[in-house]
């Protein structure tokens, strides 16, 4: 120089003007002053904090190599085993195969299975030749023998060499591999060595199931206080018309968010009063409103941000992390504020004049037009996970070449 | 806050529980029939299974992330 691992950081500065939300001071105008993230997201886990609930087991959920961290965790560190990679490095839901289940298509056989083309054909027949006979040689033709090779599949009942055989096979034998024991090393998972079995015990549990371990249920709308009008309870005065249904206009009242909402009011029924009226009958009109109680909604306080906090020193510890000094105060409201405009600067494209220059290209300097992500608190911590243009920097492997 | 569901051809669905060539109806396209259209009859085309990873011999189907959508529950009386 090339090509790759792999952590950290950053997430557009600055200044004018015009806002937004809170907080403190002001009579007041207005002044100070504090205002999003690395993920604030998804709500996946783990916890704090509330209130219910509380005798044990069962189900139901979760987890699942070791050892360490932490309030805990499925997190995180460090290790181990296994798998990719040359290699830094990466990626493992990484207990258990006893029961029950599954395994399509191909293929002879798929679960303690199997013989298709093979190769044998040692036995015991068959055919041919020989020989008088015993028999002997040939044939691959029948029983059979076989699982080396070949072929199917994702897998084919230990690999590979070597002897053995008629041809083969753990059938011997050596190595490996597997299982069983004994030893050393290790906290440990586990690792190395011996010995000693002739190979039996195949895969899937992100299939059902077992083993161990953990697990009470809701959630800031949890909870907890203070309270309107109106309706509805209860009681206690005065008054005596009372049921029902309904929707525009106005709107008392209470609250102020564009909400709640009696009552006039219309329709209808029942029944009783009064008036016109001599009586029926028609007809008119009138006919609740104060007071206290307790629950509780609307609203309104608090719960709410000081907290398993950040910052920096110094120790412990491979690390995660944890100790100990020291400093700080950092949004908190209500369906919700954290903005926009300009001006200069910065960094990425693309484009123009000019130089320069190893000249279809590259640097430079000015100038234009463009762009600068994702994405936004709503009780709060710890992790996970995903979304993110760009930009800076640490460490480390391979290659090549040059010294 | 907490709890479910969907997401398969243009559309409307089935196949997903208990993994083994993705189907059905309409709807498209060709023939037939018809004087022509329609219905009807034959015959045919269409699919990254929302999207990514993993398990597994093999995933619409199991696990995990992730997008979108739709529904339901929740303060007192």
């Nucleotide at each position: 120089g090339g090509a790759g691992a792999u952590g950290g950081c950053u997430g557009g500065a600055u200044g004018a003007u015009c806002g937004c939300c809170g907080g403190c001071c002001g009579c007041a105008a207005g002044g100070c002053u504090g205002g999003a993230g690395g993920a604030a997201a998804g709500u996946c886990c783990g916890g704090a904090c509330u209130c219910c609930a509380a005798g044990g087991g069962c189900a139901g959920g979760g987890c699942g190599c070791u050892g360490g961290g932490u309030a805990a965790c499925u997190c995180c560190c460090a290790g181990g085993c296994g798998g990719a990679g040359c290699a830094a490095u990466c990626c493992g839901a990484c207990a258990c195969a006893a029961g029950c289940g599954c395994a399509a298509c191909a293929g002879a056989g798929a679960a303690c299975a199997g013989a298709c083309c093979g190769c044998c054909g040692a036995u015991g027949g068959c055919c041919u030749g020989g020989g008088c006979a015993a028999c002997c040689a040939g044939g691959a033709u029948c029983a059979g023998g076989u699982a080396a090779g070949g072929g199917u599949g994702a897998a084919a009942c230990g690999g590979u060499g070597g002897g053995g055989u008629a041809a083969g096979a753990g059938c011997c034998c050596a190595c490996c591999g597997c299982g069983u024991u004994c030893g050393u090393g290790g906290c440990g998972a586990c690792a190395c060595g011996g010995a000693c079995g002739g190979c039996a015990c195949g895969g899937c549990a992100a299939g059902c199931g077992u083993c161990g371990c953990c697990u009470g249920g809701a959630g800031c709308a949890a909870g907890a206080c203070c309270a309107a009008a109106u309706a509805g309870g209860g009681g206690g005065g005065c008054a005596c018309u009372c049921c029902g249904a309904g929707a525009c206009u106005c709107g008392a009242c209470c609250a102020u968010a564009u909400g709640g909402g009696a009552g006039c009011c219309u329709c209808g029924g029942a029944a009783c009063g009064a008036c016109u009226g001599g009586c029926u009958c028609a007809g008119u009109c009138a006919g609740g409103c104060c007071c206290c109680c307790g629950g509780g909604u609307a609203g309104g306080u608090c719960g709410c941000u000081u907290g398993a906090g950040g910052c920096c020193c110094g120790g412990g510890g491979u690390a995660a992390c944890c100790c100990g000094g020291g400093u700080c105060c950092c949004a908190g409201a209500g369906a919700a504020a954290u903005g926009a405009u300009c001006a200069u600067c910065c960094c990425c494209g693309c484009u123009u004049c000019a130089g320069c220059u190893u000249c279809u290209g590259g640097c430079u300097u000015a100038g234009g037009c463009g762009g600068g992500a994702c994405a936004g608190a709503a009780u709060c911590c710890g992790g996970c996970u995903u979304a993110u243009a760009g930009g800076c920097u640490g460490u480390c492997u391979c290659c090549a070449c040059c010294g | 806050c907490g709890g479910g569901g969907c997401g398969u051809a243009g559309c409307g669905c089935a196949g997903c529980c208990c993994g083994g060539u993705a189907g059905c109806g309409c709807a498209c396209u060709g023939c037939g029939u018809u004087c022509g259209g329609g219905a009807c009859g034959c015959a045919g085309g269409g699919g990254u299974c929302g999207a990514a990873g993993g398990u597994u011999c093999a995933a619409a189907u199991c696990c995990u992330u992730u997008c979108g959508c739709c529904c339901c529950g929740a303060c007192c009386a």
Source information
Predicted 3D model of RNase P RNA and transfer RNA as a complex of 480 nucleotides. Its mean pLDDT, the model's own confidence on a scale to 100, is 76.